[in-house]
RNA sequence: CGGGACAUGGUGUAAUGGUAACAUGCAGGAUUCGGGUUCCUGAGAUUCUGGGUUCGACUCCCAGUGUCCCGA
Numbered sequence: 001c002g003g004g005a006c007a008u009g010g011u012g013u014a015a016u017g018g019u020a021a022c023a024u025g026c027a028g029g030a031u032u033c034g035g036g037u038u039c040c041u042g043a044g045a046u047u048c049u050g051g052g053u054u055c056g057a058c059u060c061c062c063a064g065u066g067u068c069c070c071g072a
Base pairs, nucleotide, nucleotide: 001071002070003069004068005067006066007065010024011023012022013021018055026042027041028040029039030038048064049063050062051061052060
């Protein structure tokens, strides 16, 4: 320099263009003499940034940033 993949709660991952879900962690409660385990409930995401397309975008398009891979 050229090409490709990825970016989503604290963490790890889902999500055919139509209410962003699950696990774990966190908080409260039940259980216990107390903890652990188990169970119930709750909070927690401007979906990397900025534009565009669309009635509607995590999703499609363009540009940028970061990480990784391949080639030179």
Molecule: transfer RNA
Organism: bacterium